[in-house]
Molecule: transfer RNA
Organism: Candidatus Saccharimonadia bacterium
């Protein structure tokens, strides 16, 4: 230069054919306990990487860009 995949919560991934985004760990807080770990219960935490377009409606479809990982030259 060409090409494919990949970007979603602090971290690792989920979302079946386009319908109002959830898991585990993690963080806080309550219970329990002589304190703590455990173990239960709850809570906050995302403009789904940016800019357009198609749709009534986009994480998902299309185009650009951009980052990253893999392949050819």
């Nucleotide at each position: 230069c060409c090409u494919a995949g990949c970007g979603u919560a602090g971290c690792u991934c989920a979302a079946c054919u386009g319908g109002u985004a959830g898991a585990g760990c993690g963080u806080c807080u309550g219970a329990c306990u002589g304190u703590a770990a455990a173990u239960c219960a709850g809570a906050a935490g995302g403009u789904u990487g940016c800019u357009g377009g198609u749709u009534c409606g986009a994480u998902u479809c299309c185009a650009g860009c951009u980052g990253u990982u893999g392949g050819g030259a």